This is a predicted structure of a 1447-nucleotide RNA (small-subunit ribosomal RNA) from an uncultured prokaryote.
RNA sequence: GAAUGAACGUUGGCGGCAUGGAUUAGGCAUGCAAGUCGAGCGAGAAGUGUUUUUUGCUUGCAUUAAACACGGACAGCGGCGCAAGGGAGAGUAACACGUAGUUACGUGCCCCAGGGUCCGGAAUAGCUGUGGGAAACUACAGGUAAUGCCGGAUAAUAUCCCCGGAUCAAAGGUGUGAUUCCGCCCUGGGAGCGGACUGCGUCCUACUAGCUUGUUGGUGGGGUAACGGCCUACCAAGGCGACGAUGGGUACCGGGUGUGAGAGCAUGACCCGGCUCACUGGGACUGAGACACUGCCCAGACACCUACGGGUGGCUGCAGUCGAGAAUCUUCGGCAAUGAGCGCAAGCUUGACCGAGCGACGCCGCGUGCGGGAUGAAGGCCUUCGGGUUGUAAACCGCGAAAGUUGGGAGGAAGGCUCCGUGAAGAGCGGAGCUUGACCUAUCUUCAGUAAGGACGGGCUAAGUUCGUGCCAGCAGCCGCGGUAAUACGAACCGUCCAAACGUUAUUCGGAAUUAUUGGGCUUAAAGGGUGCGUAGGCGGCCCGGCAAGUUGGGUGUGAAAGCCCUCGGCUCAACCGAGGAAUUGCGCCCAAAACUGCCGGACUAGAGGGAGACAGAGGCGAGCGGAACUUAGGGUGGAGCGGUGAAAUGCGUUGAUAUCGCAAGGAACACCGUAGCGAAAGCGGCUCGCUGGAUCUUUUCUGACGCUGAGGCACGAAAGCUAGGGGAGCGAACGGGAUUAGAUACCCCGGUAGUCCUAGCUGUAAACGAUGAGCACUUGGUUGGAGGCUCCUCCAUAGGCUUCCUGCCGUAGCGAAAGUGUUAAGUGCUCCGCCUGGGGAGUAUGGUCGCAAGGCUGAAACUCAAAGGAAUUGACGGGGGCUCACACAAGCGGUGGAGGAUGUGGCUUAAUUCGAGGCUACGCGAAGAACCUUAUCCUGGCCUUGACAUGCACGGAUUAACCCUGUGAAAGCAGGGCCACGCCUUCGGGUGGAACGUGCACAGGUGCUGCAUGGCUGUCGUCAGCUCGUGUCGUGAGAUGUCGGGUUAAGUCCCUUAACGAGCGAAACCCCUGUCCCUAGUUGCCAGCGAGUCAUGUCGGGGACUCUAGGGAGACUGCCGGUGUUAAACCGGAGGAAGGUGGGGAUGACGUCAAGUCCUCAUGGCCUUUAUGGCCAGGGCUGCACACGUGCUACAAUGGCGCGCACAAAGGGCCGCGAACCCGCGAGGGUAAGCAAAUCCCAAAAAACGCGCCCCAGUUCGGAUUGCAGGCUGCAACUCGCCUGCAUGAAGCCGGAAUCGCUAGUAAUCGCGGGUCAGCAUACCGCGGUGAAUAUGUUCCUGAGCCUUGUCCACACCGCCCGUCAAGCCACGAAAGCGGGGGGCACCUAAAGUCGCUGAGCUAACUUCGGAAGCAAGCGCCUAGGGUGAACUCCGCGAUUGGGAC
Repeated sequence: GAAUGAACGUUGGCGGCAUGGAUUAGGCAUGCAAGUCGAGCGAGAAGUGUUUUUUGCUUGCAUUAAACACGGACAGCGGCGCAAGGGAGAGUAACACGUAGUUACGUGCCCCAGGGUCCGGAAUAGCUGUGGGAAACUACAGGUAAUGCCGGAUAAUAUCCCCGGAUCAAAGGUGUGAUUCCGCCCUGGGAGCGGACUGCGUCCUACUAGCUUGUUGGUGGGGUAACGGCCUACCAAGGCGACGAUGGGUACCGGGUGUGAGAGCAUGACCCGGCUCACUGGGACUGAGACACUGCCCAGACACCUACGGGUGGCUGCAGUCGAGAAUCUUCGGCAAUGAGCGCAAGCUUGACCGAGCGACGCCGCGUGCGGGAUGAAGGCCUUCGGGUUGUAAACCGCGAAAGUUGGGAGGAAGGCUCCGUGAAGAGCGGAGCUUGACCUAUCUUCAGUAAGGACGGGCUAAGUUCGUGCCAGCAGCCGCGGUAAUACGAACCGUCCAAACGUUAUUCGGAAUUAUUGGGCUUAAAGGGUGCGUAGGCGGCCCGGCAAGUUGGGUGUGAAAGCCCUCGGCUCAACCGAGGAAUUGCGCCCAAAACUGCCGGACUAGAGGGAGACAGAGGCGAGCGGAACUUAGGGUGGAGCGGUGAAAUGCGUUGAUAUCGCAAGGAACACCGUAGCGAAAGCGGCUCGCUGGAUCUUUUCUGACGCUGAGGCACGAAAGCUAGGGGAGCGAACGGGAUUAGAUACCCCGGUAGUCCUAGCUGUAAACGAUGAGCACUUGGUUGGAGGCUCCUCCAUAGGCUUCCUGCCGUAGCGAAAGUGUUAAGUGCUCCGCCUGGGGAGUAUGGUCGCAAGGCUGAAACUCAAAGGAAUUGACGGGGGCUCACACAAGCGGUGGAGGAUGUGGCUUAAUUCGAGGCUACGCGAAGAACCUUAUCCUGGCCUUGACAUGCACGGAUUAACCCUGUGAAAGCAGGGCCACGCCUUCGGGUGGAACGUGCACAGGUGCUGCAUGGCUGUCGUCAGCUCGUGUCGUGAGAUGUCGGGUUAAGUCCCUUAACGAGCGAAACCCCUGUCCCUAGUUGCCAGCGAGUCAUGUCGGGGACUCUAGGGAGACUGCCGGUGUUAAACCGGAGGAAGGUGGGGAUGACGUCAAGUCCUCAUGGCCUUUAUGGCCAGGGCUGCACACGUGCUACAAUGGCGCGCACAAAGGGCCGCGAACCCGCGAGGGUAAGCAAAUCCCAAAAAACGCGCCCCAGUUCGGAUUGCAGGCUGCAACUCGCCUGCAUGAAGCCGGAAUCGCUAGUAAUCGCGGGUCAGCAUACCGCGGUGAAUAUGUUCCUGAGCCUUGUCCACACCGCCCGUCAAGCCACGAAAGCGGGGGGCACCUAAAGUCGCUGAGCUAACUUCGGAAGCAAGCGCCUAGGGUGAACUCCGCGAUUGGGAC
């Protein structure tokens, strides 16, 4: 996707045609579903007519009775039918069905032909009478008919036969009238139908391998319509089976149907053919036909009636009912049509059938309107707020089909009866009249406005937005959605698809080449048997002849109809229906051919095998021999250790080990040779001998297809293991000890038993691997090794060449998913065998079988998962490898960690201790400075509500605003009073409105949330050398190449090579500072020379030389030389130079990583808040302290401290400022005040250093915490909570555990100075200069990084992945003492009905030669349904407990 006898959910207008109990072959109330014939028969009610009669009585009518005629109910005898039609699919794996054949058979009704139809007889139902019984029903007596029954005659073309002969029949009816019409009897034929037999075809299971005694065959007999073990007696011992018997399971079969390109696969509703069944089981009767759906008998179960004695019943017919179920209809109408039964016929009967009803169950058709209609209405939804969309959709105007309603109305009707004509006819034909519709309705006509939903919208798959929800609720076919921006849940709007339906579920086929015949595979994905020999089977070289089974061609029969397909036709179309054709791929028969296969016969030698001659080899078996090593025993020497390991210990040793030298014993194994050989594989190794298998080469001597493969089968089969007996040196499971370790039932060490070895047997498995079955043939090459042969140049030898077999490597084409393979195929073909079909469960369970056992072989399912897997790619990772780098280590110097302060963080505390940052990359971080302010949803309290701030609109009015004042209050705020403006226009009355105010509305505001919605900025890897692109090439592809390799560099820096060639972002360079020189310019800087002046000072005149300032330039480029290197890049050394190989420092940070950090800098989506999470204010808090960590400061002292003296900087800052000098104060500081918006003045003293002196190793003249007192400064204000000074006090601390940090040169260390922030507050931060080291042999290790390579089951990428036990829950399965049930057989007992046989003494109408025959009852026997008993088999369920398995 298609389909269905479907069901369920939502919805539902009409019609046509179909279709509808698939489950319990479960049980059934009620009605109907098989009758008909009076022209077969007897009897004959009601009724009708005629005649006669009686009564009422006037004709005439009514009535009674009788006769006759018609009529024919109910029941009976008889005939035909009831064996059809209708229903169902339980059983059946079978000659049941299908197909093609065969014949030992039967056949009512029908057709054709021939012949016949004579004479008699006895009963019986109905009926009448008498009984029994509740009923169903039944007994006896009497009498009656027939187309019922019987006897006789006749007797062929029939039947039998010993060929002489014998045997067999009948029914009448109608009518005035029958050879003639309807019947009856005999015979033959036909048609149609049936019985029986045969070939072929027809599901699963081998975890069913043997089955069978009437079984297989024969003979005799019986039986049947008929053949036959169909039955029986006897005889023989057969028959079936791996081409699947027997058993088990399931199932009606076919035409067909569904699907599919087909081959197939699945299926067997409706319709047609066949079979089987009729409550369950058995049985026969009647009949043409049955072992009989609405017949009989018996048994059983069930149900009903009953007077309890006994009876009755069979919807799997049509309706209907109960039950079970997801589920399947009316207790309808009619015989009008078609058909059936009976009948001469009219006709009767018919739940067959025709119709209607119910169900969208299916298929098909139609409709729910058509045309116009923009202000693109309202409403809805979305929105970037502009609009868009729903949408010509609606409204509105015009038109007019379907259904419904009213009234007409063709057709479905053909027939039948009567009469007439024709005709031999009552046949047939023609005409006229009368008559038959259950149901449906074409078409015409009247009126009115009655009809759309369902699913879906993440991808597959056509169709998206908003809101709600927040891993919840839910969705889901697969993948998967949902944890606060969900196109996936729910809703709305919109859209898509289909449409009176749409979805879901179930099932089948398809896609699925995913069981592969068409049409797959097996080195590594699942899959080659461990190996050989060989049975059945399959397949098989070359030539000739024959046959015709296969094969091919032609013809012919059949292949039912329906269906499918084609054409035409009928319903308005279609579905549906009618007609014709085609097809039906099959099977049978006939003819022909003879290439191929097959069969038969003959021949051949290329396959195969044999012979002869050579030859290599760990091929196998047995026996013998050998040396080295080892261990042990004994002896000698010797004297303290040995042994063992990463290091040790256990162990051995003064009773003398180890070591060493003789000697002896024992067992096991055989170095080198050599990627050499042999064998089928497993496997085989010292040497010699014996026995023995196979290969190879040469020869071309023989046989003449003898071949290949091989299900079962048989044999061999490493190691371990088992049984019995030996043997036992070394090694060595188990075991003991020592170590290691958190533990160590291990790895390491010391010992050591089975075993390893031999003999005899068993086991039968291995990563038994080339993970590659065997055989044959073909298809470019190169090269190594082994075993042979031939050959060239003149001979020999070697080399070379050719050739056969074996064994390796590299590679062409091809193949392959790739890796790879590649004449030793995984290439191309053929033959045969084995095996596979998602992962787990599981090579498990069960069954069978083998084994002494261990265990082997065969070998599932439930359940569960959405994967498991292969090869390759890119990364990442590795207690993998190689190369290289970095204060990474090492070498050094100084610290931290211990003390006391400071500061940040955690924790604790608190009304609050606001928030953020969290390994490196948070923690003197945001914060370049929290007393108030700052300051935050921090806390407590008091207040405001269009608001502290922005914009707009409306209204108000000239008050308010501003300013001043008052009250209250902690302030904010609230309440009140005074005052009087401003712009523009102006007709000076006023009007207007900008700003502002008040009120109201829009809105403001938020350091509220989300850094995992974001922008921007930043950190880190990392100043590491990387990250990419274009084109080309390679690869199916992911990707690779380039970017690898060899060198070199700080560098993917450069050079060389090169299927790559180029390019970009990075590196470098360009930029700034600094180091040398030059030029220019000299003020506020400088002062050599000249001059002036001062106690002194560039102070002044001057000067530009120098320093310096700040502009410009030069200089350094491996440029030069030597060496090394590839003539390269480059490196090493040197010269020159202020500087040398990047001179030093800074800025500069590739692609990316960490959902890194920040919504509290800023910006911003969404959410939240709006008399509060916004705003204002006061006070408090952010400073809180048992504790822990980080970062710094000061120290512990003598390289020091203190005192005195005395030098030398750089870089900065300064007007709300820096502040000289002077005065006061011990001091902080104060007072006053010059100068300076700065190369001018000030901060400003540089400090370490240096000189001199004291201290003398001590808790000190070290150290300065803490505390007291007294002061200073800033500020509205130093209580919480600032800094500084003086005096006094004088804590810890004597160099710091584990651990850990920084630094490679003007660096570390040490010393001071300045600045920003700032009212004030600096041990922090950012800068500046002074003094100024040590060490680096190096890359083993630690950490991090780069490149190449390797492994990988990792890819959230090793902080990965992942295994097993255990705890809890749940699911299916196995075992299990046993318990319950089903199935098919077997044995024994019993045995109804009934056929058959035997008996038949009892009974008896037809015939009789009177004797009887014949029949019946009854009895016996065989068989046997059912019942009972027993021992086994098999299947299913339950089962305490238990086992493993899944989640």